[in-house]
RNA sequence: CAACCAGGUCGGGUGACCGCGUACCGCAAGGUAUGAGGAAAGUCCGAACUCCAUGAGCAAGGGCGCUGGGUAACACCCAGUGGAGGUGACUCCAAGGAUAGUGCAACAGAAAGAUACCGCCUCCCUGCGAGGUAAGGAUGGAAAGGUGGGGUAAGAGCCCACCAGCGAACUGGCGACUGUUCGGCUAUGUAAACCCCGCCCGGAGCAAGACCAAAUGGGGGACAUUAUGAAGAGCUCCUUCGUCCCGUGGUAGGUCGCAAGAACACCGUCGGCAACGCGGUGUCCAGAUAGAUGGUCAUCCUCGACAGAAAUCGGCUUACAGACCUGGUUGCUGC
RNA sequence: GUCUACGUAGCUCAGAUGGAUAGAGCACGCGCCUCCUAAGCGCGGUGUCGGAGGUUCGACUCCUCUCGUGGACACCA
Numbered sequence: 001c002a003a004c005c006a007g008g009u010c011g012g013g014u015g016a017c018c019g020c021g022u023a024c025c026g027c028a029a030g031g032u033a034u035g036a037g038g039a040a041a042g043u044c045c046g047a048a049c050u051c052c053a054u055g056a057g058c059a060a061g062g063g064c065g066c067u068g069g070g071u072a073a074c075a076c077c078c079a080g081u082g083g084a085g086g087u088g089a090c091u092c093c094a095a096g097g098a099u100a101g102u103g104c105a106a107c108a109g110a111a112a113g114a115u116a117c118c119g120c121c122u123c124c125c126u127g128c129g130a131g132g133u134a135a136g137g138a139u140g141g142a143a144a145g146g147u148g149g150g151g152u153a154a155g156a157g158c159c160c161a162c163c164a165g166c167g168a169a170c171u172g173g174c175g176a177c178u179g180u181u182c183g184g185c186u187a188u189g190u191a192a193a194c195c196c197c198g199c200c201c202g203g204a205g206c207a208a209g210a211c212c213a214a215a216u217g218g219g220g221g222a223c224a225u226u227a228u229g230a231a232g233a234g235c236u237c238c239u240u241c242g243u244c245c246c247g248u249g250g251u252a253g254g255u256c257g258c259a260a261g262a263a264c265a266c267c268g269u270c271g272g273c274a275a276c277g278c279g280g281u282g283u284c285c286a287g288a289u290a291g292a293u294g295g296u297c298a299u300c301c302u303c304g305a306c307a308g309a310a311a312u313c314g315g316c317u318u319a320c321a322g323a324c325c326u327g328g329u330u331g332c333u334g335c
Numbered sequence: 336g337u338c339u340a341c342g343u344a345g346c347u348c349a350g351a352u353g354g355a356u357a358g359a360g361c362a363c364g365c366g367c368c369u370c371c372u373a374a375g376c377g378c379g380g381u382g383u384c385g386g387a388g389g390u391u392c393g394a395c396u397c398c399u400c401u402c403g404u405g406g407a408c409a410c411c412a
Base pairs, nucleotide, nucleotide: 001331002330003329004328005327006326007325008324009323010322012300013299014298015297016296017295018294020035021034022033023032024031025030037306041317042316044315045314046313047312049205050204051203052202055237056236057235058234061201062200063199064198065197066080067079068078069077070076081095082093083092084091085090096196097195101194102193103190104189105188117137118136119133120132121131122130123129124127145163146162147161148160149159150158166183167182168181169180170179172177209256210255211254212253219246220245221244222243223242229241230240231239232238248412249411250410251409261284263283264282265281266280267279268278270277271276301304336408337407338406339405340404341403342402345361346360347359348358354392363379364378365377366376367375385401386400387399388398389397
């Protein structure tokens, strides 16, 4: 210098004038303070909160899935293991079980889970025969562990060496797993098919729900009448006493939930590899209910992307012009 | 805001449990018939299965992400 890898930050600035929301002050005019995001998005996970008796047991259903840790919790994060990719920095992986069982593998092919079509070998009664054989051919995404040697009638883990896989013992590790030795030579894939194993899960959702106020005559039907009904999502127990439907009428108001919390920033001769935890100090940081967060001008620059809160928080995912910072890798050149 | 369903030909819809070349009706095109048109008869395609990625030998179908469209939900008596 070039090409990359990983992590992080910003994502127009400044000033003037006009305007909007909220809070506070003021009798008022008005004044002061403050006012979108890293994703406010998708609603994909997890929670908190509220109601449903927040009831017991069973069944069903759903979710997660290498190991250890973090966390309020998680499908998230961190550190590792194994596998895959890359020269490398490094990246990616829904990664339990196919030796519990079942299913499926179209077409092709003899055969798709155990089989003989061609070929090879042996025998005889010489045939459309019988037997042996997975080394070779052919089909297929996948065909009997692979390569080499021995062996054999021909062959075959039948035997041997190395490699791959499986199992056992020992070693190291909390563990996933690793290493060594030995063994018999071994039946494909699919679990984002049913399923098995382990762990977790009650349901609905802020239009949850609580309170105040206003208005309207209430009507019809179904099932029940103390249980052969209904509700509690299926069953049993248990609890409660009305439950459900149809059409109709009225109000379309207010307060709370709802903004000080699993909050944010900084610090640490604190713990931990880290995620994170602990301690100290400081701060208050949008909150409407027709819904604010904008406009104009001046000036500067690299000329500005995706995008707009509506109850809250932690994540993930998706969208995003460009600029900058830190650490690292490979290659080339020069000293 | 919350919950939920759907996306297959120009339109309306099928497509059970993954398998070869995704079907039906209407519409459309061409031909026949007719003086011409309609009707009728015959033939024919229409398609990246909304998009992207993954699992699998193989995906309309299974999984994830994403785009679009629709529906339901106020309180009181």